This is a predicted structure of a 95-nucleotide RNA (c-di-GMP-I-GGC riboswitch aptamer) from a Gemmatimonadales bacterium.

RNA sequence: GCCGAUAAAGGCAAACCCGUCGUGAGGCGGGGACGCAAAGCCAGGAACCCCUGAGCACCACCAGUAGAAGGCGAGGGGUCGUCCGGUUGCCGAAG
Numbered sequence: 001g002c003c004g005a006u007a008a009a010g011g012c013a014a015a016c017c018c019g020u021c022g023u024g025a026g027g028c029g030g031g032g033a034c035g036c037a038a039a040g041c042c043a044g045g046a047a048c049c050c051c052u053g054a055g056c057a058c059c060a061c062c063a064g065u066a067g068a069a070g071g072c073g074a075g076g077g078g079u080c081g082u083c084c085g086g087u088u089g090c091c092g093a094a095g
Stems, first nucleotide, its partner, number of pairs: 002095001003092002011036002016031006034081001040087003044084003047079006055072002059067001
C1' cells in the first nucleotide's frame, strides 16, 4: 500500500412521524434505525426524478384557431444512501 475480523473506540442514519423552507423533485432541524468502511466532501460523466414551454412530431375536436394527456428536443433544478470519477480521512487482525 492492497485489504477489511462475530476486534476495539467512535461516526453516519433509510422508511416513517413532527416542525420548517421550496410550485415541485427535495433541503434543513428534531425523533427514529433499514442499513453503511467513506452512507465524509465535490453535481464533472451517466442514470433517475422535478419544474417550465417558445419549438418539433403526433392525436382528437374542428375548419383555423384555441387546446388535454403522453413523446422528442431545449432550458432550469434535485439526488453523492443509484453508479462512475475526483478528493480527504479513523482503526487494525488474518492474508
Rfam family: c-di-GMP-I-GGC riboswitch aptamer. Gene Ontology term of the family: cyclic-di-GMP binding. Its mean pLDDT, the model's own confidence on a scale to 100, is 75.